RNAcentral holds the full RNA, with entries from SILVA.
Predicted 3D model of a 496-nucleotide part of an RNA (small-subunit ribosomal RNA, 5' domain) from an uncultured bacterium.
Context: one part of a larger RNA
RNA sequence: GGACGAACGCUGGCGGCGUGCUUAACACAUGCAAGUCGAACGGGAGUAUCAAAGAAGCUUGCUUUUAAGAUACUUUAGUGGCGGACGGGUGAGUAACGCGUGAGGAGCUGUCCUAUGCAGGGGGACAACAGUUGGAAACGACUGCUAAUACCCCAUAAGCCGAGAGGUAAAAGGAUUUAUCCGGCAAAGGAGGCACUCGCGUCCUAUCAGCUAGUAGGUUGGGUAACGGCCGACCUAGGCGAAGACGGGUAGCCGGCCUGAGAGGGCGAACGGCCACACUGGAACUGAGAUACGGUCCAGACUCCUACGGGAGGCAGCAGUGGGGAAUAUUGGGCAAUGGGGGCAACCCUGACCCAGCGACGCCGCGUGGGUGAAGAAAUCCUUCGGGAUGUAAAGCCCUGUUGUAUGGGAAGAGUAGAAGACGGUACCAUACGAGGAAGCCCCGGCAAACUACGUGCCAGCAGCCGCGGUAAUACGUAGGGGGCAAGCGUUGUCC
Numbered sequence: 001g002g003a004c005g006a007a008c009g010c011u012g013g014c015g016g017c018g019u020g021c022u023u024a025a026c027a028c029a030u031g032c033a034a035g036u037c038g039a040a041c042g043g044g045a046g047u048a049u050c051a052a053a054g055a056a057g058c059u060u061g062c063u064u065u066u067a068a069g070a071u072a073c074u075u076u077a078g079u080g081g082c083g084g085a086c087g088g089g090u091g092a093g094u095a096a097c098g099c100g101u102g103a104g105g106a107g108c109u110g111u112c113c114u115a116u117g118c119a120g121g122g123g124g125a126c127a128a129c130a131g132u133u134g135g136a137a138a139c140g141a142c143u144g145c146u147a148a149u150a151c152c153c154c155a156u157a158a159g160c161c162g163a164g165a166g167g168u169a170a171a172a173g174g175a176u177u178u179a180u181c182c183g184g185c186a187a188a189g190g191a192g193g194c195a196c197u198c199g200c201g202u203c204c205u206a207u208c209a210g211c212u213a214g215u216a217g218g219u220u221g222g223g224u225a226a227c228g229g230c231c232g233a234c235c236u237a238g239g240c241g242a243a244g245a246c247g248g249g250u251a252g253c254c255g256g257c258c259u260g261a262g263a264g265g266g267c268g269a270a271c272g273g274c275c276a277c278a279c280u281g282g283a284a285c286u287g288a289g290a291u292a293c294g295g296u297c298c299a300g301a302c303u304c305c306u307a308c309g310g311g312a313g314g315c316a317g318c319a320g321u322g323g324g325g326a327a328u329a330u331u332g333g334g335c336a337a338u339g340g341g342g343g344c345a346a347c348c349c350u351g352a353c354c355c356a357g358c359g360a361c362g363c364c365g366c367g368u369g370g371g372u373g374a375a376g377a378a379a380u381c382c383u384u385c386g387g388g389a390u391g392u393a394a395a396g397c398c399c400u401g402u403u404g405u406a407u408g409g410g411a412a413g414a415g416u417a418g419a420a421g422a423c424g425g426u427a428c429c430a431u432a433c434g435a436g437g438a439a440g441c442c443c444c445g446g447c448a449a450a451c452u453a454c455g456u457g458c459c460a461g462c463a464g465c466c467g468c469g470g471u472a473a474u475a476c477g478u479a480g481g482g483g484g485c486a487a488g489c490g491u492u493g494u495c496c
Base pairs, nucleotide, nucleotide: 001496002495003494004493006492007491008490009489010488013366014365015364016363017362018361019359020358021324026322027321028320030319031318032317035082036081037080040079041078043076044075045074046073047072048071049070050069053066054065055064056063057062058061089277090276091275098202099201100200101199102198103197104196107194108193109192112190113189114188116186117185118184120154121153122152123151129144130143131142132141133140134139159168160167161166173182174181175180203249204248205247210240211239212238215237216236217235218234219233220232221231222230252274253273254272255271256267257266258265259264279300280299281298282297283296302313303312304311305310330356332355333354334353338352339350340349341348342347369399370398371397372396379390380389381388382387403437404433405432406431407430408429409428413423440485441484442483443482444481445466446465447464451480452479453478454477455476461468462467
C1' cells in the first nucleotide's frame, strides 16, 4: 500500500447493486417450510332435480307433508398412485479414493426419449363403514360387510438361466367430443443419474519408529446391482514402513477469493460442483433411488403432558426467543416471474424463489449549491500595537433546481387467443415551490502534508518507532489557524 462476512469510537443526506451468527453442531415458545390426484376405488356429507309408497286435506283428482330410491354437481376421512432420496440448512466428523484430475470394468437405473411386441381368463381379501369394547390421552382390540390401476392364481413369451433337454417370469384400467387421449406389461437402445476400482496430487509433528490376526494372499462357498476378506470355512505366512508406516495434532475438499511484476504466500464467507451430518449412538424397513433433516424401531440425555397406568418432542428449513459473544437482520408480501412436486386439465402446494423491511457492513454513483461581491464589514485569534490572519469567506445582488417537498400522469418485467404484477402507484415523466432540509472525522516534533497563543509543570497526559512533559512544550489539554480524506473518518484485529 492492498484486502475483509469485520468490530469499536465520533459523525451521518440520497440512490443502485451486493452482503449480514466467523462465537454455543448451545437449548428452543409460536406460526409456516410437502404435498397432490375424485379422470384408480368403495363409502360419508351437502346442494339441486325427479320421485315409488304412506299419511292428511278436500273442490275425487289435485294440493300439502314424510320420504325409500335415482341422476347431476360440490366436498373428502380411508384404500390406491406418484412425490416426501429433490429443493433448503450446517461444517460437527473426516488426512480418506473424502476431494481434485485422469483412466477403467464386474454393475444398477423411477420418470424422460427412440423403436418393437403384448394386455386372454379367473379368484380371495383388507381399510373405510356398521356394531361391541379397552384407554385420561396417545392409540387400540374383536365381530361383520365391501371396491379398485391394491393383492393372488392360470394362460401366453422375442427375454433370462442352461452345453442341451428343459426350466422360469407379465399386465389395468380410466376419461371421452366415439375421433381419440391418459395410463399398464415385457424386452432392446439412449439420455441423464448412481454405485465400484485404479494412477497421480492433497496440512503440521520423528520430543510418534516400528505397525498388523481377517492381518497379506490362495482355494471353496455365501452375499451384493456388481468386483472384492465384503463375510464364513480351510490352507500358506505373509503385508506395510525413514520416498515416513503406526501414532498424535489440526482441517470438510475444489472451482475460486485476497495479495504479489511474477514465482509464491494466505484463505475456502457469499455464488457453483462434490462430500459428510440432521438431539447423541445404533439398526433396518419401504422404495428406481435412503440406511431417509420436518419416516420407522431400539438405547441414552434433555424438555413437555398425564387420571401416575402411560404418552409426546427434536429449527445445522424461513422468521423468531433465550444464551454465548466485540459482533451479525423481519415472528413481512407474493406465487406475478424462474424452477420444483402432483394432476388429462382447471388448478393445488412450494419460507426454493421473486420482492419488500432493518444495518454506511462493502463497492459504485450523486448531493450538501453556482456566479458576482472590499486592499477586505462585524466577530474571533495573533501582534513588535504599526498591523497580520480567518477571507470572496459572510452579508448583499443575480441565478440554477441535481436532490427535497407537493400535485398530476405512470411503466417494462406478461408469452405465441385472452386473462393474470407481490414488487408498486415503485422506477420514470411533467408542473409548482424554494438555497431552502443535507459535513464530518483524523492529523499538524521527525518518519510524514500541516504552527502559533494560552493552560499545565516528569503532574495531568501523549505514544506506531524514535521519544515528548521537571515554568516560555510547534509532541499533553484548549483555542485560532493549517494539512489530509470525505458520508464518511480514525482505531483495533487478520492476511499478502
Background
Model confidence (mean pLDDT): 83 of 100. Rfam family: Bacterial small subunit ribosomal RNA.